[in-house]
Context: one part of a larger RNA
RNA sequence: CGUAGGAUAUUUGAGAGGAGCUGUCCUUAGUACGAGAGGACCGGGAUGGACGAACCGCCGGUUUACCGGUUGUCAAUCAAUGGCACGGCCGGGUAGCUGAGUUCGGAAGGGAUAAACGCUGAAGGCAUCUAAGCGUGAAGCCCCCCUCAAGAUGAGAUAUCCAUAUAGACCCCUUGAAGACGGCGAGGUAGAUAGGCCGGAGGUGGAAGCGCAGUAAUGUGUGAAGCUGACCGGUACUAAUAGGUCGAAAG
Numbered sequence: 001c002g003u004a005g006g007a008u009a010u011u012u013g014a015g016a017g018g019a020g021c022u023g024u025c026c027u028u029a030g031u032a033c034g035a036g037a038g039g040a041c042c043g044g045g046a047u048g049g050a051c052g053a054a055c056c057g058c059c060g061g062u063u064u065a066c067c068g069g070u071u072g073u074c075a076a077u078c079a080a081u082g083g084c085a086c087g088g089c090c091g092g093g094u095a096g097c098u099g100a101g102u103u104c105g106g107a108a109g110g111g112a113u114a115a116a117c118g119c120u121g122a123a124g125g126c127a128u129c130u131a132a133g134c135g136u137g138a139a140g141c142c143c144c145c146c147u148c149a150a151g152a153u154g155a156g157a158u159a160u161c162c163a164u165a166u167a168g169a170c171c172c173c174u175u176g177a178a179g180a181c182g183g184c185g186a187g188g189u190a191g192a193u194a195g196g197c198c199g200g201a202g203g204u205g206g207a208a209g210c211g212c213a214g215u216a217a218u219g220u221g222u223g224a225a226g227c228u229g230a231c232c233g234g235u236a237c238u239a240a241u242a243g244g245u246c247g248a249a250a251g
Stems, first nucleotide, its partner, number of pairs: 001151001005162007015148004021049007033038001051105005059099004066092005071085005109143003116136004168246004172188005193239003196235005202228003209222005
């Protein structure tokens, strides 16, 4: 821009893409078959491999604005607390993201067929699966399963809203399990959108100060202490104020 008024939701599916793999074991059954050795079809069940998708409750990884320990040095000194040294080094670790973790998938079914196997059956009194006609038949084909999809210009459908300045949308702002930027999603005071604060979860692992014991290092009590990024819930304290723009009847 189009989809012959303008919108908001919900959709149909022409078409396109994805997927499509396979082993072993048990049973049927030591049966059919076979002199024996050996050893099934068909059917039923179990469990794997590789591949793929989703997820983070479990097992782990990472976790550079979390907690702790510790070395050297600096901040005049002590203590406390920090800076620098690869996050100084080390021990742990939430959310998120992840795999080696967990769950799930290939199936089943239908249709038309290939090779092949048939029925009926002439030409050609017989015979013949074929010439007319009718079947069975594959991991393959078309459906079925998953995803996208009306610019499918063949531009579809349904419901609702708006008719004189409105339905609706945007700018702008607070932002997100969304994201390079646009875009998408949640919100903008009639408000929990983000930050702060409060409470909790989770993490770390017993703060500082003071008391006590010890010459001291240190230990211990106060006290499951103190601190705590992303997680959960709450709360208008801060910021989303105010304002502006676009937006329908033509032929």